[in-house]
RNA sequence: CGCCUAAGACACGAAGGUGUCGCGGGGGACCCACCGGCGCACUUCCGCGCCAUGGGGCGAAUCGGCAGCAUUUACCGCUGCCGUAGGGCAGACUCCAAGCCCGAGCCCGACAGCUAACCCCGUCGGCGGAUUGGA
Numbered sequence: 001c002g003c004c005u006a007a008g009a010c011a012c013g014a015a016g017g018u019g020u021c022g023c024g025g026g027g028g029a030c031c032c033a034c035c036g037g038c039g040c041a042c043u044u045c046c047g048c049g050c051c052a053u054g055g056g057g058c059g060a061a062u063c064g065g066c067a068g069c070a071u072u073u074a075c076c077g078c079u080g081c082c083g084u085a086g087g088g089c090a091g092a093c094u095c096c097a098a099g100c101c102c103g104a105g106c107c108c109g110a111c112a113g114c115u116a117a118c119c120c121c122g123u124c125g126g127c128g129g130a131u132u133g134g135a
Base pairs, nucleotide, nucleotide: 001128002127003126004125008021009020010019011018012017022123023122024121025120026119027118032113036051037050038049039048040047054111055108056107057106058105063083064082065081066080067079068078069077086102087101088100089099094135095134096133097132098131
């Protein structure tokens, strides 16, 4: 001087910290939606198969295939690899193209759809001498 992220600014205080604004998140009516999940069939009606491993939140981070491990007849689970929904890559911003990278982790604790009023909470942490071109 910049990047990821909501995660910054200002004021007060010796400091711990507090407050305000900005940004971000959760809970929470009527109405509506839902009535365990997935797949298939059907003009309509009736249905058929499989699973059942509580449910939910933040986040781009979801889903699939192959192999191995564990355990069972299997499923679920774990590990690795290859893909993938999706996400990121300073010079105000947006779009297109190419290239590079991410595609994790954590939390609630039996419980929450949406949701006006209203209520509650966060403002951490991790990085870089820099991706390029066109509109």
Molecule: c-di-AMP riboswitch aptamer (ydaO/yuaA leader)
Organism: soil metagenome